[in-house]
The RNA shown here (transfer RNA) has 71 nucleotides and comes from a Gaiellales bacterium.
Its Rfam family is "tRNA". Rfam classes the family as a transfer RNA.
The RNAcentral record of the sequence draws on ENA.
The source organism's lineage runs through Bacteria, Bacillati, Actinomycetota, Thermoleophilia and Gaiellales.
């Protein structure tokens, strides 16, 4: 340079257009004689602008990054 695919929690994923979760991991607290281990809890997120809608992770546009395939 074309063209598809992907971007949500520190990681790895969910999430009909209608409250944004889940596992780990991290913090507290309980159990333990100490540690893990279990068991309750808790703290953290939509790439960025815009747009369409009563209402956007989700639909459109344009850009950032990422990757795959031509050239």
């Nucleotide at each position: 340079g074309u063209g598809g695919c992907c971007g949500u929690a520190g990681c790895u994923c969910a999430a009909c257009g209608g409250c944004a979760g889940a596992g780990c991991c991290g913090c507290c607290g309980g159990u333990u004689g100490u540690g893990g281990g279990c068991c309750g809890g808790c703290u953290g997120a939509u790439g960025u602008c815009g747009g369409u809608u009563c209402a956007a992770c989700u639909c459109c546009g344009a850009c950032c990054g990422g990757u795959c395939a031509c050239c």